[in-house]
Context: one part of a larger RNA
Molecule: large-subunit ribosomal RNA, domain I
Organism: Eubacteriales bacterium
RNA sequence: CGUAUAGUGGAUGCCUUGGUAAUUGGCGCCGAUGAAGGCCGUGAUUAACUGCGAUAAGCCACGGGUAGGUGUAAGUAACCUGUGAUCCGUGGAUUGCCGAAUGAGGAAACUCACUUAGGGUAAUGCCUAAGUAUCCUGCAAUGAAUUCAUAGUUGCAGCGAGGGGAACCUACUGAACCGAAACAUCUUAGUAAGUAGAGGAAAAGAAAAUAAAAAAAUGAUUCCGUCAGUAGUGGCGAGCGAACGCGGAAGAGCCCAAACUUUCGGGGGUAACCUUGAAAGGGUUAGGACUGCAUUUAGGAUUGUUUGACGAUAGACGAACUCAUCUUGAAAGGUGGACAAAAUAGUGUGAUAGUCACGUAGUCGAAAUCGAAGAACACCGAGCAGUAUCCAGAGUAGCACAGGACACGUGAAAUCCGGUGUGAAUGCGGGAGGUCCAUCUCCUAAGGCUAAAUACGACCAAUUGACCGAUAGCGUAUAGUACCGUGAGGGAAAGGUGAAAAGAACCCCGGGAGGGGAGUGAAAUAGAAUCUGAAACUGUAUGCUU
Numbered sequence: 001c002g003u004a005u006a007g008u009g010g011a012u013g014c015c016u017u018g019g020u021a022a023u024u025g026g027c028g029c030c031g032a033u034g035a036a037g038g039c040c041g042u043g044a045u046u047a048a049c050u051g052c053g054a055u056a057a058g059c060c061a062c063g064g065g066u067a068g069g070u071g072u073a074a075g076u077a078a079c080c081u082g083u084g085a086u087c088c089g090u091g092g093a094u095u096g097c098c099g100a101a102u103g104a105g106g107a108a109a110c111u112c113a114c115u116u117a118g119g120g121u122a123a124u125g126c127c128u129a130a131g132u133a134u135c136c137u138g139c140a141a142u143g144a145a146u147u148c149a150u151a152g153u154u155g156c157a158g159c160g161a162g163g164g165g166a167a168c169c170u171a172c173u174g175a176a177c178c179g180a181a182a183c184a185u186c187u188u189a190g191u192a193a194g195u196a197g198a199g200g201a202a203a204a205g206a207a208a209a210u211a212a213a214a215a216a217a218u219g220a221u222u223c224c225g226u227c228a229g230u231a232g233u234g235g236c237g238a239g240c241g242a243a244c245g246c247g248g249a250a251g252a253g254c255c256c257a258a259a260c261u262u263u264c265g266g267g268g269g270u271a272a273c274c275u276u277g278a279a280a281g282g283g284u285u286a287g288g289a290c291u292g293c294a295u296u297u298a299g300g301a302u303u304g305u306u307u308g309a310c311g312a313u314a315g316a317c318g319a320a321c322u323c324a325u326c327u328u329g330a331a332a333g334g335u336g337g338a339c340a341a342a343a344u345a346g347u348g349u350g351a352u353a354g355u356c357a358c359g360u361a362g363u364c365g366a367a368a369u370c371g372a373a374g375a376a377c378a379c380c381g382a383g384c385a386g387u388a389u390c391c392a393g394a395g396u397a398g399c400a401c402a403g404g405a406c407a408c409g410u411g412a413a414a415u416c417c418g419g420u421g422u423g424a425a426u427g428c429g430g431g432a433g434g435u436c437c438a439u440c441u442c443c444u445a446a447g448g449c450u451a452a453a454u455a456c457g458a459c460c461a462a463u464u465g466a467c468c469g470a471u472a473g474c475g476u477a478u479a480g481u482a483c484c485g486u487g488a489g490g491g492a493a494a495g496g497u498g499a500a501a502a503g504a505a506c507c508c509c510g511g512g513a514g515g516g517g518a519g520u521g522a523a524a525u526a527g528a529a530u531c532u533g534a535a536a537c538u539g540u541a542u543g544c545u546u
Base pairs, nucleotide, nucleotide: 001543002542003541004540005539006538007537013531014496015495018468019467020465021464022463023462024461025460026459027457028456029164030163037098038097039096040053041052042051044076045075048072049071059092060091061090062089063088064087068080069079070078103112104111105110113132114131115130116129117128118127119126134161135160136158137157138156139155140154141153142152168199169197170196171195172194173193179186183235209218210217222249223248224247225246226245232240233239253449254448255447256393260281261280262279263278264277265276266275267274268273287391288390289389290386291385292384293383299380300379303378304377305376306375307374310371311370312369313368315364316363317362321337322353323336324335325334326333338355339354340344346358347357348356398422399421400420401419403417404416405415408434429444430443431442432441433440483490484489503530506517507516508515509514
C1' cells in the first nucleotide's frame, strides 16, 4: 500500500409530532366585581407538566353524547358508571398569597395595625367577617389672614381614574450611519428611538371647498386605480415629487352659540326699567329672529324599548366488497369478478384501500349565552311669502419679525400652523380663486358630532404552498428550560426498537457491567447505547513492497 473481516462513528436515505409564508372568514380589548403575570398549594401513591384553588386533576344547573372512566403516565390499590359516569358545550359557585395592589410598611408572594360586627376566655392574649390608599367629580358641614367671602379642613357618594395588551392609530419629542462617489444646504426622515393617549379600528369629515376665466361645472371624508415619474421643486447636484380631472369601493348627514320668549335668582332704581346668572323654549345657512299665511307630512346613520331572519359557541345522519384466489409475518399489492359516486379531499388501519375505520359530498340540529341585517313603537324632524329692525363664534382675521407644514429649500410664494408684537370689519360685512389690484365667480372662518369603504393580527376556524424536514424549519419537534452573568441580559444540545412490548421467563459465566444459551418476533447485525448505518479513525487475518 492492497484484500478480507470486525469495531468506532452518526453522514446519507426515508419519516414527522414542529415550524414557516400566505389566503378566506370570524373575532378584536382585559382590569378595583382586583387584570396580565406569578408565588404557594392541591392527587391513595406525585419530582415535573397540565388542570384546579382550603369546595383545590375539582362543586352545581341546563344541553349534547354513550360505555366505559379516575389527565400527560406505566404499575398497584381503592372507587365511579344505563338512577347515564368519564367526555364536549353554555351558564353559575368557589377562586389562598403577591401583583395597578389600594389599611401602614416592605428586600413581591411577608410583617404589623385600626374601625365595626360576631365568636371565645375568669381575664388578657386569641379567632372570624367586612371595611380603612391616592387623585378626580358631585354634595354637605365647617371655615383663616379679612367684614362679606375665598383658600383650606372634614365627612359622604361614584360599576370615575390608576395597571396590562401582538401589530395597527393619533399627538408630542426626535437622531445618526448612509446618499450626494469629499462636505456644510439637501438626503437618510419626520424614519429609528422615546413619551402620552385612544379604539376595535383610529384619524378625517359635511366647504370662509374644488374649479372656470367671457366661462363651463363639481358638491363631506376615507381608500384603490389612473393622471405621472407629468407639472413643479432642487448646492436646478444627489434627489424630492404633487394636484385638477377621470374610473372605482363605500356612501349620510347633523347638533350648538347668538338674536327672540318665559320662569326663577343676584345687583341698581321710587317706579317703568337697566344689568347679570341659571333653567326651559326658539334657532342653525334650502340663513334665522321678527311679521303674515298655512300645517303635522317627507324622512331619520346616530338614541331608548320590544322583536328579530340568520349566524357563533356542543353535535347528528351520511353510499358502495371485508368477494374469491396468489405472494406475505401482515394485503390495502397481483390476478379474476361485483358495487357506490351531489361522496375518487384527506388521514389511519401489520405494504399502495372510492366500497374496513374516522371522514368527505349532501342534509339536519340548541335548554343556555353571545352577535345581528331588518321590523314596530317611542323619540327627533316640516312649508310659503315679506324684508324696516336685530342676530350669525375677537385679542379672532389680517399685518410685521423669526420659524414650521404644504411635492414647493424665501422664492413673484399664495394656502395652513403655532411663537413674539400689533390688531380689524360686522352681512351695503368677510374669506378664497398661487405675489398684488380690478372685474367676475365660489364660499361664509374664528364651536361641536358623525356609520361605511381603510389599517393591523395577540386570538379562533378552514384551506393552501415548484416552503423546511431535525447542523434545516421559530431560539425551542418545545425551552426562554439547562447553563452563563452582580445585573441589564445572553442562551443551548437533545426526534425515529417493533405491526404489536410480544421489552427477552428459565439456565450458565461474572461482584457488577457485560455476555453465552433458551424464548419472542417476519427480522434481534430490529435488544432498548434500538430504522438505515457512509467517511475519517481503530483492530484482526493475510498478500505485496523496502